[in-house]
């Protein structure tokens, strides 16, 4: 260097049944109050709705969805993948900013779990960053056991550019 392979308290991702949340919210209908703005993410533009009554408020009757998640299932896998920053492209009415999708480059993280703090988020979901804790896998060193070695047990340390096998 090539090929094959192993981690598991839920290993990782994609799709998806179902479920919670979003939310009794947006929106629709009717009635009343009110009286000039409202909507398209922000600024400018442009467009649309509006005194045949906007936004807002009250009451009644109906009443979602998306993005983001969880259990299970199927499939693909073991840098699986996730995150951050940059960049290209597409998209959100136009331009700039910003948001989102996809691709790409660099960097960080062995893996999942628990707790705390911070920020994202509608969120007490979820994930991210930092710190702490034990666990797990792997390798190295040391010690125990042993006549000796392997296995095993314990301690410490390393990082996936790692580890094992074959060539």
């Nucleotide at each position: 260097g090539a090929u094959a392979g192993a981690g598991g308290u839920u290993g990782c991702g994609u799709c998806u049944u179902c479920c919670a949340a979003g939310a009794g919210u947006a929106c629709c209908u009717u009635u009343c109050c009110g009286g000039a703005u409202a909507u398209g993410g922000c600024a400018g533009g442009c467009a649309u709705a509006g005194a045949a009554g906007a936004g807002g408020g009250a009451a009644a009757g109906g009443g979602a969805a998306a993005g983001g998640g969880g259990c299970g299932g199927a499939c693909g896998c073991c840098g699986a993948a996730a995150g951050a920053a940059g960049u290209g492209u597409c998209u959100c009415c136009c331009u700039g900013c910003g948001g989102g999708g996809c691709g790409u480059u660099u960097c960080u993280u062995g893996g999942g779990c628990g707790c705390a703090u911070g920020g994202u988020g509608a969120a007490g979901a979820a994930g991210c960053a930092u710190g702490c804790g034990a666990c797990u896998g792997u390798c190295a060193u040391c010690a125990g056991c042993u006549g000796g070695a392997u296995u095993c047990u314990g301690a410490u340390g390393g990082g996936g550019c790692g580890c094992u096998a074959u060539c």